[in-house]
Annotation
Small-subunit ribosomal RNA, central domain from a metagenome, 353 nucleotides, folded computationally. RNAcentral holds the full RNA, with entries from SILVA.
Context: one part of a larger RNA
RNA sequence: UUUGGCCUAAAGCGUCCGUAGCCGGCCAUGUAAGUCUCCCGUUAAAUCCAGCGUCUCAAGCGUUGGACUGCGGGAGAUACUGCAAGGCUAGAGGGUGGGAGAGGUAUGCGGUAUUCUGGGGGUAGGGGCGAAAUCCUUUGAUCCCCGGAGGACCACCAGUGGCGAAGGCUGCAUACUAGAACACGCCUGACGGUCAGGGACGAAAGCUGGGGUAGCGAACCGGAUUAGAUACCCGGGUAGUCCCAGCCGUAAACGAUGCACGCUAGGUGUUGGGUCGGCCACGAGCCGCCCCAGUGCCGCAGGGAAGCCGAUAAGCGUGCCGCCUGGGGAGUACGGCCGCAAGGCUGAAACUU
Repeated sequence: UUUGGCCUAAAGCGUCCGUAGCCGGCCAUGUAAGUCUCCCGUUAAAUCCAGCGUCUCAAGCGUUGGACUGCGGGAGAUACUGCAAGGCUAGAGGGUGGGAGAGGUAUGCGGUAUUCUGGGGGUAGGGGCGAAAUCCUUUGAUCCCCGGAGGACCACCAGUGGCGAAGGCUGCAUACUAGAACACGCCUGACGGUCAGGGACGAAAGCUGGGGUAGCGAACCGGAUUAGAUACCCGGGUAGUCCCAGCCGUAAACGAUGCACGCUAGGUGUUGGGUCGGCCACGAGCCGCCCCAGUGCCGCAGGGAAGCCGAUAAGCGUGCCGCCUGGGGAGUACGGCCGCAAGGCUGAAACUU
């Protein structure tokens, strides 16, 4: 290895790019390395198998023959794999075209509300709660009107809608920029798939330096509640939340479901594109069939321990990677690498059950 698994039982790396490696479309030619057939040699003795003999038998021993397996040489076969050179276009990539989108970065502009503040009006309360109190208020609050400042955010549109590899992305405009779908079938001609190491990106919190601070708000301080209340509720409130530069590298980073390709009933929504048909107040307009791509629901076969999955598979197959092997000890210790630190990555054992 023959022989298991990874949605929820242990187990899919947070995501992508990509090196080595592994795997790889159609046609014909050559070669004959892998592969297959035959022959020769070798594969010590003992051991093993078979026949015969022998110690009265047996084990044992003797003798004759044989075999497994491997290796070397020779002759041949050429379907498949490899290699060499050639061709093809269905994979992949490029081009062109009109569309869709909160994809990214930067700059500018805007809007409502909260808070603070100036002025005016106005008077005794306001606020808060299960009920209260702390708290604010005659130095005029709450409330109404007008103006100003500043920071953060972006109602409605809004949709199991869209975009992105994931994290994630939502006021408007502009500039720069990336990807995908569809259509055409013009070009290249297998250029592909996956990917150990490696690299890049990576919510929130946290860290360093600088700025900013309206609201919210860990810590903290009060008020309540309570047996207590280091909480839940209420009044305050620092870091933080925001911006710039640099770290950190984690998450229930989830579809708890790796990526790619092919195959396997349907039905019904919805988003983008397209062919065709109908309507037309011709507008990127409306309606309908069909095709492609995405995104939901239901469901046949099939699968599954079940829940359920079911062309967006957890079905049937192929390729490649990652990971699991009882619970605790423990994602700990030690060592190494990384980090300013917090800590991260790698990752045991004794012992116990």
The coordinates come from a structure-prediction model, not an experiment, and the mean pLDDT is 90. It matches the Rfam family "Bacterial small subunit ribosomal RNA".